[in-house]
Context: one part of a larger RNA
RNA sequence: UGACGGGGGCUCACACAAGCGGUGGAGCAUGUGGCUUAAUUCGAGGCUACGCGAAGAACCUUAUCCUGGACUUGACAUGUGCGAAAGCGCCAGCAGGUAGGACCCGGAAACGGGAACGAACGGUAUCCAACCCGGAAGCUGGUACAGGUGCUGCAUGGCUGUCGUCAGCUCGUGUCGUGAGAUGUCGGGUUAAGUCCCAUAACGAGCGAAACCCUUACCCCUUGUUGCAACCCGAAAGGGGCACUCGAGGGGGACUGCCGGUGUCAAACCGGAGGAAGGUGGGGAUGACGUCAAGUCCUCAUGGCCUUUAUGUCCAGGGCUGCACACGUGCUACAAUGGCGUGGACAGAGGGACGCGACUGCGCGAGCAGAAGCCGACCCCCGAAAGCGCGCCCCAGUUCAGAUCGCAGGCUGCAACCCGCCUGCGUGAAGCCGGAAUCGCUAGUAAUCGCGGGUCAGCAACACCGCGGUGAAUGUGUUCCUGAGCCUUGUACA
Numbered sequence: 001u002g003a004c005g006g007g008g009g010c011u012c013a014c015a016c017a018a019g020c021g022g023u024g025g026a027g028c029a030u031g032u033g034g035c036u037u038a039a040u041u042c043g044a045g046g047c048u049a050c051g052c053g054a055a056g057a058a059c060c061u062u063a064u065c066c067u068g069g070a071c072u073u074g075a076c077a078u079g080u081g082c083g084a085a086a087g088c089g090c091c092a093g094c095a096g097g098u099a100g101g102a103c104c105c106g107g108a109a110a111c112g113g114g115a116a117c118g119a120a121c122g123g124u125a126u127c128c129a130a131c132c133c134g135g136a137a138g139c140u141g142g143u144a145c146a147g148g149u150g151c152u153g154c155a156u157g158g159c160u161g162u163c164g165u166c167a168g169c170u171c172g173u174g175u176c177g178u179g180a181g182a183u184g185u186c187g188g189g190u191u192a193a194g195u196c197c198c199a200u201a202a203c204g205a206g207c208g209a210a211a212c213c214c215u216u217a218c219c220c221c222u223u224g225u226u227g228c229a230a231c232c233c234g235a236a237a238g239g240g241g242c243a244c245u246c247g248a249g250g251g252g253g254a255c256u257g258c259c260g261g262u263g264u265c266a267a268a269c270c271g272g273a274g275g276a277a278g279g280u281g282g283g284g285a286u287g288a289c290g291u292c293a294a295g296u297c298c299u300c301a302u303g304g305c306c307u308u309u310a311u312g313u314c315c316a317g318g319g320c321u322g323c324a325c326a327c328g329u330g331c332u333a334c335a336a337u338g339g340c341g342u343g344g345a346c347a348g349a350g351g352g353a354c355g356c357g358a359c360u361g362c363g364c365g366a367g368c369a370g371a372a373g374c375c376g377a378c379c380c381c382c383g384a385a386a387g388c389g390c391g392c393c394c395c396a397g398u399u400c401a402g403a404u405c406g407c408a409g410g411c412u413g414c415a416a417c418c419c420g421c422c423u424g425c426g427u428g429a430a431g432c433c434g435g436a437a438u439c440g441c442u443a444g445u446a447a448u449c450g451c452g453g454g455u456c457a458g459c460a461a462c463a464c465c466g467c468g469g470u471g472a473a474u475g476u477g478u479u480c481c482u483g484a485g486c487c488u489u490g491u492a493c494a
Base pairs, nucleotide, nucleotide: 001494002493003491004490005489007488008487009486010485011484012483013482015478016477019441020440021439022438023437026332027331028330029329030328031327032326033325034323035322042053043052065318066317067316068315069314070313071312074145078144079143081088082087090142091141092140093139094138100117103114104113105112106111121134122133123132147307148306150305151304152303156301157300158296159295160294161292163290168207169206170205171204172203173202174183175182176181187198188197189196213284214283215282216281218252219251220250221249222248223247224246227242228241231240232239233238255278258272259271260270261269262268334434338393339392340391341390342389343388350381351380352379355374356373359370360369361368362367400431405426406425407424408423409422410421411420447470448469449468450467451466452465453464
């Protein structure tokens, strides 16, 4: 100087408390461990691995994953040279019945073998070129090499997680100290904040905090189609219209500015007025010096090592989906604030051409047939659901719950056996609110309800990323648990 303490002081955080809803019990989904397997590819491992890489494993993807088959300058790239440059560009050979190649044979394919037909460009030949010449593509052989999701994240770059959006981390000069170092950065107040004020052997400064950026809440201006619809004309279509809503752009507005009180005549705090909004208005982006030899050589890049008829490349099939178990994360429930039937209401944000598909017909339905419009403020996805009205159920393993299984169908796709999703009928399991323990959340939040998107042929999505609808309770406390900041104290630790 740090680190540590079941030392002290001050302070903060859904850290506890107060409260609401869960997880832990059930069934299923998903990830992981384990076990199994020819293989169940690899990575991630307390917080900070485990719905994580994977924003789509039937083939493909896919990988020293396994079994079997096949190729060897290779699926892909380049050629120490010439030239001022553009550009050409390894070596040798073949190169017109050549390149390509229907088709045939072996084969599951890859691949191997055969083969009808059969090119393009420039030049030359008085005209005429598939045949002559030439180079390019191409083929064969060869060389240097290619290739590797092989190893090392403890050789690395880059990127990322975490402490933590915590308030800290430092520097120049000066001063003090033999020195390590200290001071500044401490102290008194204050703040979300090393925020600001005062004080001061310190005076200043930098990286952080804040602000600048995006979005949302209010108002104004400009603009007016595909948007709007008050008013006028018209039977309607439509024409005028741009007030209002809305969309887009620009501007205003909030600064402790004003008042009162407290306070060191300070910073600031408390209360109030006005205001759509009040003391950082809400949300986002933004992550200091550093820590964990944290994570990633399977995004990419890269040193070293290893491999080179294989650890490379191609193909078929299988596996990654295996199931006595164990754990994590979720979904659906156990019901009456409910379930079912019926009637009728109200969003936002997105997506759409190999696409979204109205509408009509068929089908109980998934869906099918035809088909308008829309490259979209125009058309479509698109009937939002919970909610509200009426009716039934009457507390029961039930008109709760829906696992599992059977049958019959639909869709995508070369192909749904391993191993897809959906529909109808039947079947109806566990489950009556969950031990020890444990998680989230302070407001348009939790809880609850549906909708959209990416990936994507299809889909195992109950995931993820967004969007809106309905809409609480509790706490103005810091004794305790956890983590963190500052000052101080002890130390046989560094």
Molecule: small-subunit ribosomal RNA, 3' major domain
Organism: uncultured bacterium